[in-house]
The prediction has a mean pLDDT of 85. Predicted 3D model of a 336-nucleotide part of an RNA (large-subunit ribosomal RNA, domain IV) from a Promethearchaeota archaeon. The RNAcentral record of the full RNA draws on ENA. The source organism's lineage runs through Archaea, Promethearchaeati and Promethearchaeota. Its Rfam family is "Bacterial large subunit ribosomal RNA". Gene Ontology terms of the family: structural constituent of ribosome and ribosome.

Context: one part of a larger RNA
RNA sequence: CUACUGCUAAGGAACUCGGCAAAACAGCAGGUGUAACUUCGGGAUAAACCUUGCCAGUGCUUUUACUCUUCGGAAUAGAAGUUCUGGCCGCAGCGAAAGAUUCCACGCAACUGUUUACCAAAAACACAGGUCUCUGCUAAGUCGUAAGACUAUGUAUAGGGGCUGACGCCUGCCCAGUGCCAGAAGGUUACGAGGAAGGGUUCACGCUCUGAAUCUAAGCCCUGGUGAACGGCGGCCGUAACUAUAACGGUCCUAAGGUAGCGAAAUUCCUUGUCGGGUAAGUUCCGACCCGCACGAAUGGUGUAAUGAUGUGGAAACUGUCUCGGCAGUAGACUC
Numbered sequence: 001c002u003a004c005u006g007c008u009a010a011g012g013a014a015c016u017c018g019g020c021a022a023a024a025c026a027g028c029a030g031g032u033g034u035a036a037c038u039u040c041g042g043g044a045u046a047a048a049c050c051u052u053g054c055c056a057g058u059g060c061u062u063u064u065a066c067u068c069u070u071c072g073g074a075a076u077a078g079a080a081g082u083u084c085u086g087g088c089c090g091c092a093g094c095g096a097a098a099g100a101u102u103c104c105a106c107g108c109a110a111c112u113g114u115u116u117a118c119c120a121a122a123a124a125c126a127c128a129g130g131u132c133u134c135u136g137c138u139a140a141g142u143c144g145u146a147a148g149a150c151u152a153u154g155u156a157u158a159g160g161g162g163c164u165g166a167c168g169c170c171u172g173c174c175c176a177g178u179g180c181c182a183g184a185a186g187g188u189u190a191c192g193a194g195g196a197a198g199g200g201u202u203c204a205c206g207c208u209c210u211g212a213a214u215c216u217a218a219g220c221c222c223u224g225g226u227g228a229a230c231g232g233c234g235g236c237c238g239u240a241a242c243u244a245u246a247a248c249g250g251u252c253c254u255a256a257g258g259u260a261g262c263g264a265a266a267u268u269c270c271u272u273g274u275c276g277g278g279u280a281a282g283u284u285c286c287g288a289c290c291c292g293c294a295c296g297a298a299u300g301g302u303g304u305a306a307u308g309a310u311g312u313g314g315a316a317a318c319u320g321u322c323u324c325g326g327c328a329g330u331a332g333a334c335u336c
Base pairs, nucleotide, nucleotide: 001332002331003330004329005328006327007326008325010323011322014321019318029051030050031049032048037042039166053088054087055086056085057084059082060081061080062079063078064077065076067074068073089093094099101316102315103314104313105312106311107310108308109307113125114124129164130163131162132161133160134159135158141150142149143148167303168302169301170300172233173232174231177230178229179226180225181224182223183222186221187220188219192215193214197210198209199208200207201206234252235251236250237249238248261295262292273289274288275287276286277285
């Protein structure tokens, strides 16, 4: 010096991206006690506080043995549990080991679960629940060239597919485009049917070729519907008796111009926005504001108790993380 381990004055997160690591809490022991919030189940071992050994005595409860009995019970001895009193010792009585740190606030995901075998365990996937759609059974769908098989020895309270993702409150407007669904008319349209007319050859009969009108399917055009289908959800100008702002008006465009709710957000560029809180000091955090570069309603919106080896901020306790180092042990390294 390296690895592991133990101790360390005073301070106690000043370390650091970040309390990472370590320390600390300490019996899911007894007693007391326990908040907000809540889906009334929880939260909860919340938090917080006290006790714990040994000896002697005492009362109570249960019980065993034995003796007595007036058959109710009583006495004696013991066991288990427990109350109270007094005493004893130590620094320390769960005397060793093992054995929860806790609290406050917010984001995300309801939850238990699943996942990148070997850098990611999560806010990703799944989920119960919701909704749309297909499917009437030789079902739809899937595999197979086929036979056939699965679905299912099921039958719409069933099965397949898509999206969303407990629960509460809700889920606005647009069908112009694209998709899907429906539509006995009309237009267009293939093969086919049809055969006017024409060409070649020929003395002729014939043979042969081209071929108009007309009839003719789905599809497309067309007419409607449909958003928990793919998706979309404006601009400019003016206006109130301070100013500012604009409930109001005008105009252009559109299929319709973003409703409720939320909002500098896992979304905010400008931006460390502004105000408030917390700190001596806060680009983070929390509460507001709204000028939303570029939130927004099942590509769900917004809340939410409980849950989380989840992310963020704060606090108590605690510490060699640090001020700032030091000492010691074990094994290496080194020499023979």